[in-house]
RNA sequence: CUGUGCUAACCGGGGAACUGGCGGUUCCCUGCACCCACAAUCCGCCUUAGUGGGGGCCAACUCCCCGCCCGCGGCCUCGCCGUGUAGGGUCUGCCCCGGCCGGGCAGUGUUGAGGGUCGGGUCCCGCGCAAGGCAACCUUGGUGAACCCCGCCAGGUCCGAGAGGAAGCAACGGUAGCCAAUCCGUUGUCUGUGCCGCGGUCAACCCGGCCUGAGCCAGCCAGCCGGGUAACGCCUGGACGGAGUUGUCAACGGUGGGGUGCACAG
Numbered sequence: 001c002u003g004u005g006c007u008a009a010c011c012g013g014g015g016a017a018c019u020g021g022c023g024g025u026u027c028c029c030u031g032c033a034c035c036c037a038c039a040a041u042c043c044g045c046c047u048u049a050g051u052g053g054g055g056g057c058c059a060a061c062u063c064c065c066c067g068c069c070c071g072c073g074g075c076c077u078c079g080c081c082g083u084g085u086a087g088g089g090u091c092u093g094c095c096c097c098g099g100c101c102g103g104g105c106a107g108u109g110u111u112g113a114g115g116g117u118c119g120g121g122u123c124c125c126g127c128g129c130a131a132g133g134c135a136a137c138c139u140u141g142g143u144g145a146a147c148c149c150c151g152c153c154a155g156g157u158c159c160g161a162g163a164g165g166a167a168g169c170a171a172c173g174g175u176a177g178c179c180a181a182u183c184c185g186u187u188g189u190c191u192g193u194g195c196c197g198c199g200g201u202c203a204a205c206c207c208g209g210c211c212u213g214a215g216c217c218a219g220c221c222a223g224c225c226g227g228g229u230a231a232c233g234c235c236u237g238g239a240c241g242g243a244g245u246u247g248u249c250a251a252c253g254g255u256g257g258g259g260u261g262c263a264c265a266g
Base pairs, nucleotide, nucleotide: 001266002265003264004263005262006261010056011055012030013029014028015027016026020046021045022044023043024042034054035053036052037051038050063259064258065257066256067255068254069253073249074248075247078244080242081241082240083239085237086236087235088234091233093232095228096227097226098225099224100223103221104220105219107216108215114212115211116210117209118208119207120206121205122204124200125199126198127197128196129194130193131191132190133189134188135187136186137185139181140180141179142178143177149174150173151172157166158165159164
C1' cells in the first nucleotide's frame, strides 16, 4: 500500500417552551433523514446528562473537534403605524350651559341715541263706594212642646152644708224651638268682582313736555372666565397585528485546519 473481517463513531440539525440543568415527547424552521416502546397535572437522565429492544453502515468525500463566510427561522430591546380594549379629565379641540367684553357684522340713532328733570299711565298698597256670595237679625208661611212654656180652661178632681172658691189635663188661641221662602231692609264677613273715587307709590315698564347732544344695543362671529360631558381628539396602561431596529442563538449550504482504531492475509 492492497484485500477480508470487526470495533469506536454515525444513521439528522436548530429555535421556542418546559426544567436546577441536559435530552426526548409537543410547537415551529430547515429539508429527506433506519424501525419499535415510553412521555405535558410529562418521560428518561445528571456535565460521560433520553432509557430499553432490534437493524444498517463504516475508519473516511462519509466519523469527531476548531475557525471563517452565507443565512431559513426563532427569541430579546427600542421606538413607529394600525385595530380593538380599560381608565383619566391635567391639556386642547368638538358639543352643551352660564357669565363677561364690546374688536367685527347686523339693528337702531341728528326725523335726536343715551342721560337729567317734570308730569301722566300700567302695576302694587290703603281707605271709600258699588257688585256678588255667605251668616245672623227683620218679614212671611208651615210645623210646633203628653208634663217640666203662656192665656182661657169643657169634662173630671180638691175644699166648702151651700153660695162659692182653688189647682189644672185635652181642645182652642199663642210662644220658644225647628223647617222653608223672601231677600225689601239692617249688621257682620269674604272676594281670580269694578273702563268707580281719594291718597300713597321703593322698584320696573310705557307715554309726553323741557334741557343736553352721539351714541345705544348685545342677535351672530371673534375673544376671555367658570361649569358640565366623555361619543371623538388628547393622555396613561396592557392586548393583538404590521413594517423596521438593536442584540443573541442559528438550520441548510460553502470553505480552511486538525484528530480517530483492532485482527488476519498478500

Annotation:
This is a predicted structure of a 266-nucleotide RNA (Bacterial large signal recognition particle RNA) from a Pseudomonadota bacterium. The gene name in the source record is ffs. Model confidence (mean pLDDT): 77 of 100. Rfam family: Bacterial large signal recognition particle RNA. By type it is a non-coding RNA gene.